[in-house]
Context: one part of a larger RNA
Molecule: small-subunit ribosomal RNA, 5' domain
Organism: uncultured prokaryote
RNA sequence: UUGAACGUUGGCGGCAGGCCUAAUACAUGCAAGUCGAGCGGAAACGAUGGGAGCUUGCUCCCAGGCGUCGAGCGGCGGACGGGUGAGUAACGCGUAGGAAUCUACCCAGUAGCGGGGGAUAGCCAGUGGAAACGCUGAUUAAUACCGCAUACGCCCCACGGGGGAAAGGGGGGGAUCUUUUCGGAGACCUCUCACUAUUGGAGGAGCCUGCGUUGGAUUAGCUAGUUGGUGAGGUAAAGGCUCACCAAGGCGACGAUCUAUAGCUGGUCUGAGAGGACGAUCAGCCACACUGGGACUGAGACACGGCCCAGACUCCUACGGGAGGCAGCAGUGGGGAAUAUUGGACAAUGGGCGCAAGCCUGAUCCAGCAAUACCGCGUGUGUGAAGAAGGCCUGAGGGUUGUAAAGCACUUUCAAUAGGGACGAAAUGUUUGGAGUUAAUAACUCUGAAUCUUGACUUAACCUAUAGAAGAAGCACCGGCUAACUCCGUGCCAGCAGCCGCGGUAAUACGGAGGGUGCAAGCGUUAAUC
Numbered sequence: 001u002u003g004a005a006c007g008u009u010g011g012c013g014g015c016a017g018g019c020c021u022a023a024u025a026c027a028u029g030c031a032a033g034u035c036g037a038g039c040g041g042a043a044a045c046g047a048u049g050g051g052a053g054c055u056u057g058c059u060c061c062c063a064g065g066c067g068u069c070g071a072g073c074g075g076c077g078g079a080c081g082g083g084u085g086a087g088u089a090a091c092g093c094g095u096a097g098g099a100a101u102c103u104a105c106c107c108a109g110u111a112g113c114g115g116g117g118g119a120u121a122g123c124c125a126g127u128g129g130a131a132a133c134g135c136u137g138a139u140u141a142a143u144a145c146c147g148c149a150u151a152c153g154c155c156c157c158a159c160g161g162g163g164g165a166a167a168g169g170g171g172g173g174g175a176u177c178u179u180u181u182c183g184g185a186g187a188c189c190u191c192u193c194a195c196u197a198u199u200g201g202a203g204g205a206g207c208c209u210g211c212g213u214u215g216g217a218u219u220a221g222c223u224a225g226u227u228g229g230u231g232a233g234g235u236a237a238a239g240g241c242u243c244a245c246c247a248a249g250g251c252g253a254c255g256a257u258c259u260a261u262a263g264c265u266g267g268u269c270u271g272a273g274a275g276g277a278c279g280a281u282c283a284g285c286c287a288c289a290c291u292g293g294g295a296c297u298g299a300g301a302c303a304c305g306g307c308c309c310a311g312a313c314u315c316c317u318a319c320g321g322g323a324g325g326c327a328g329c330a331g332u333g334g335g336g337a338a339u340a341u342u343g344g345a346c347a348a349u350g351g352g353c354g355c356a357a358g359c360c361u362g363a364u365c366c367a368g369c370a371a372u373a374c375c376g377c378g379u380g381u382g383u384g385a386a387g388a389a390g391g392c393c394u395g396a397g398g399g400u401u402g403u404a405a406a407g408c409a410c411u412u413u414c415a416a417u418a419g420g421g422a423c424g425a426a427a428u429g430u431u432u433g434g435a436g437u438u439a440a441u442a443a444c445u446c447u448g449a450a451u452c453u454u455g456a457c458u459u460a461a462c463c464u465a466u467a468g469a470a471g472a473a474g475c476a477c478c479g480g481c482u483a484a485c486u487c488c489g490u491g492c493c494a495g496c497a498g499c500c501g502c503g504g505u506a507a508u509a510c511g512g513a514g515g516g517u518g519c520a521a522g523c524g525u526u527a528a529u530c
Stems, first nucleotide, its partner, number of pairs: 001528002004526005011377004016372001018369001019335001024333003028330003033076003038073002041069002045067002048063007083288003092213007101205003106201007114148001116146002124137005154163003168193006176187004214260003221251003226248008263285004267278004290311005313324004341367001343366003349363001350361004380410004390401004414471001416466005424457001429451008474519005479500003485514005495502002
């Protein structure tokens, strides 16, 4: 000094940390959704209107016209966040460089956003299966899918040329035009969010290299895609990354290969430093997600809560076949000396989606448990000699416990009870002023003002009042090292012990007592490390 444990004792608060072992097996709940302002729609709930029944305030039916919205198609996100350290001695990490690359969302620039088509889920009708899950037919939409047109810049090029896009949604509008079931709908203008191509940026990611990175030589030789070249393939990209051919190289006592151990770092502990040990929490990087392998989708994965195959294990089954993966948060069994609640909230910070309102968020913020560590406070203060009683010792006079107690006079921190009570909250929303945009005083964006709200924690922090010393001290040690001594018991016994060593009848060393010493809500022991 500790992520500690054990024994014993235990009042309060602040702040931090809490499976180091079985990367063991997991019941249950939650941990990734969101968008109706992409789409066809309407299972549920609600409002409104209409109808029916009556029991007169209920039930049923109809209407996607409305608020909304199950399931479905589609978009974005599930590659972040969270966990663990099994593997890895490696360009894995650290540091310093490099060139042959990609990059969704975001920022800035340039150009565009024309015109068509065929499907499919859902729904409906059948039908198979115990289930999981399907199959057939009919029909339908899109920001889903596919052509055509166009191409500043872009890609390929033998410099002649060739290739390649897109999607719409929402808000507002005075004229004019088209259509109309006279309600409207559209053209048109405008704003905004999307979309396409491309350039640059930012942030992110992939790759290469120098140097550094544990022990063993009782491991001395290792290597055939091995080392290099040519050509090709492949990748976002250089490259034996892969392949064909050619050459025979490459590494090694400056320790190759093999083996054991190990995630690495910023840092942490210690130390005057040099160094040594460690790598919990926090932060960066890496690796893994029941074990092994594989790819798909995608900007990004070879993907913890996605897919496929194999294996082990568990569960369901109508025996035909299916389902699962807590090293997410809680929690359970097991292991262990040992490590917590099946808690609250999205109020804040951050993330995903969304125009937004908002929804989701076991990230996070909080609370709970245990003296686990550190820090702070309290368990009273003053006075009080008849030096009380009791205990212990005694040369029996006395000494000591000891101003200690009692008594007297005060105080009330903390805890208890009662009352009050912030910060963490800025926003969003509504109203309104200014500016921008615009044909526009609509709408929208930016910015100011006013106003209504939003707190899990919170029965909190803090303040006030009430009562009363009232509710709050232990643990180890006392032979020397090492601060602190006597009596009784025991008699090499029982026992002590870190080392030296104590104990065989006067033990300051064992056990008890009185007294003392040291720390103190702790104290001691054990373990580990400097």